A computed fold for a 330-nucleotide RNA from a Christensenellales bacterium, annotated as Bacterial RNase P class A. Its Rfam family is "Bacterial RNase P class A". Rfam's curators write: Ribonuclease P (RNase P) is a ubiquitous endoribonuclease, found in archaea, bacteria and eukarya as well as chloroplasts and mitochondria. Lineage of the source: Bacteria > Bacillati > Bacillota > Clostridia > Christensenellales.
[in-house]
């Protein structure tokens, strides 16, 4: 000086009017305060709360799938194994089991998990040309995939038959919490589980329009073995009381696994512990419009019970790295 690579942060300013949502203060009139985001989004996953349901086990059925932590929990994060990917910082990965059973591999091809079409040897017939028979997967062909690959020895021709070297699987043992892993030893086996399955672990269901509350509130029924009142009974009225559906107000409703700093522990993730901070709460649903002035001239995109995450959108601008490559000069 170029290209990058990881990790954040911001998301027009300022000032005026006008109008809206809430909370406080005022008899009012009004007046102070305070009013959207990193994704408020998608509604994927995890919980909080509420109800419903429920002896107990189990089946279906769904999810998740490498190992160790962290969590309130998660399918989420972190640290690590193994694998792709890049010269490198890095990144990414639904990554158990096809050696449990079943199934499937269309066309092509002789044979698709066992096969001889051609071609090589061998033996037989025959004058020959060629035929039958029998070996061979080394070579041609076919296909994504053809019997671990490469070379050398070895054979009639060949062939893990032998041997080096490389690969895969299984086992003993070493290392390590563990997923792995290194070396010896054996061994050669086709893919395909985002195919039925198998194995291991978790899962009751509905979701704030849940739900709880209150009465001078509507509607129906019940109080028929005597609920009270109409002068004894019966309707029938009134009253009460219980249930069920509706309305309507209130609570749910925003201080919660908070957020931030800073000190211990920890490779982190995360935990403690200490100090500080106030930060929307509506029910047709507020956060908007207008001027001025400035600049880079303005992305994605609007709370509705609440948290913890995934995952997707987002014009620019701006920072940090005791991160890596390339070239150049000291």
């Nucleotide at each position: 000086u170029g290209a990058g690579g990881c990790a954040g942060a911001u998301g027009a300013a300022u000032a005026g009017u006008c109008g809206c949502g809430u909370g406080c203060c005022g008899c009012a009139a009004g007046g102070c305060a305070u009013g959207a985001g990193g994704a408020a989004a998608g509604u994927c996953c995890g919980a909080g709360c509420a109800c419903c349901a429920c002896a107990g086990a189990g089946c279906a059925g769904g999810a998740u799938g490498c190992c160790a932590g962290u969590u309130a929990a998660c399918g989420g994060c972190u640290g690590g194994u193994g694998g792709a990917g890049g010269c490198g910082a890095c990144u990414c990965c639904a990554a158990g089991g096809c050696a449990a059973g079943u199934g499937c591999a269309a066309c092509a091809g002789a044979g698709a998990u066992a096969u001889a079409c051609c071609g090589c040897c061998g033996g037989c017939a025959g004058c020959a040309a060629u035929g039958c028979c029998g070996g061979u997967a080394a070579g041609g062909g076919u296909g994504g995939a053809a019997a671990g690959g490469u070379g050398c020895g070895g054979u009639a021709a060949g062939a893990g038959c032998g041997c080096a070297c490389c690969g895969g699987c299984g086992g003993c043992c070493u290392g390590g919490c563990a997923a792995c892993u290194g070396u010896c030893c054996g061994u050669c086996a086709u893919g395909u589980a985002a195919a039925c399955c198998c194995c291991a672990u978790c899962c009751g269901g509905u979701g704030c329009a849940a739900g709880a509350u209150u009465g001078a509130u509507g509607a129906a029924g019940g109080c028929u073995a005597u609920g009270g009142g109409u002068g004894g009974c019966u309707c029938g009225c009134c009253c009460g009381u219980c249930u069920u559906c509706g309305a309507a107000a209130u609570c749910g409703c925003u201080u919660g696994a908070g957020c931030g700093g800073c000190c211990u522990g920890g490779c982190g993730a995360c935990a403690g512990g200490u100090c500080g901070c106030g930060u929307a709460g509506a029910u047709a649903g507020a956060u908007g419009a207008c001027u001025a002035u400035u600049c880079a001239c303005g992305a994605c995109a609007g709370a509705a019970c609440u948290c913890g995450g995934c995952u997707u959108a987002c014009a620019g601008u701006c920072u940090g790295c005791g991160c890596u490559c390339a070239u150049u000069u000291a």